The RNA shown here (c-di-GMP-I riboswitch aptamer) has 87 nucleotides and comes from Sporolactobacillus shoreae.
C1' cells in the first nucleotide's frame, strides 16, 4: 500500500413503546428508551413499499378509483465518502 472483516480497546448510531411539537396523510423533529447496526455515514439513481393534500375520472353528492410533485437510506441493488487495525 492492497485485500479481508476474525482480536482487543476507545468511541459512534438508536428499533418498538411513551411524551411534546409538526404534517392532509404517510411520515418527520426533540426528549426518553435500547431491538439491533461495521457503514444503521451520505445521495431518492433503479426496483420495492407507504400515503393521496392537490389534480383527473366516476357517482347514488356522499363516497369510490387513478395519480407523487409527499415519504421510507433501519427493504434490496447502485454511486460517493469513511474510524480502530488483529491477521
Nucleotide at each position: 500500500u492492497u485485500u479481508u472483516c476474525u482480536a482487543a480497546a476507545g468511541g459512534g448510531c438508536a428499533a418498538a413503546g411513551c411524551u411534546g411539537c409538526u404534517g392532509a396523510a404517510a411520515g418527520g423533529c426533540a426528549g426518553u428508551g435500547a431491538c439491533g447496526c461495521a457503514a444503521a455515514g451520505u445521495c431518492a439513481c433503479a426496483g420495492a413499499u407507504c400515503u393521496a393534500a392537490g389534480g383527473c375520472g366516476a357517482u347514488u353528492u356522499a363516497u369510490c378509483g387513478c395519480u407523487a410533485u409527499g415519504a421510507u437510506g433501519g427493504c434490496u441493488g447502485g454511486g460517493c465518502c469513511g474510524c480502530c487495525g488483529u491477521a
The source organism's lineage runs through Bacteria, Bacillota, Caryophanales, Sporolactobacillaceae and Sporolactobacillus.